[in-house]
Model confidence (mean pLDDT): 81 of 100. Predicted 3D model of a 113-nucleotide RNA (SAM riboswitch aptamer (S box leader)) from Alkalicoccus daliensis. It was read from a public genome assembly, where an Rfam model found it. Of the family's consensus pairs, 97% are formed in the model. It matches the Rfam family "SAM riboswitch aptamer (S box leader)". Rfam describes the family as follows. The SAM riboswitch is found upstream of a number of genes which code for proteins involved in methionine or cysteine biosynthesis in Gram-positive bacteria.

RNA sequence: AACUUAUCCAGAGCGGUGGAGGGACUGGCCCUAUGAAACCCGGCAACCAUUAGGCGUUUUACGUCUGAAAGGUGCUACAUCCUGCAAAGAGUCCGCUCUUUGGGAGAUAAGAU
Repeated sequence: AACUUAUCCAGAGCGGUGGAGGGACUGGCCCUAUGAAACCCGGCAACCAUUAGGCGUUUUACGUCUGAAAGGUGCUACAUCCUGCAAAGAGUCCGCUCUUUGGGAGAUAAGAU
């Protein structure tokens, strides 16, 4: 780098350094000198791993459920902020708007190449 699987309507600071951007991209709409990004500290708990108990099975191993803790990553404004492509429904000033569903794109984890 591309691929596979799973998840993405919950949760998480009035802190320190810093000094102008940020919310992936498009179009919107937002956040921000009442301090952006980044770094540190704190916090949250999705996956992997650790651990306790329950259940099942075919092997003291595997699967699954409920916790604990916070090791490896991750996350810590707004639903992944909405949207992009398609279908259905409703409304319509026939321009379009709203709702639902499925995709696409993206993010995170694990795996293997």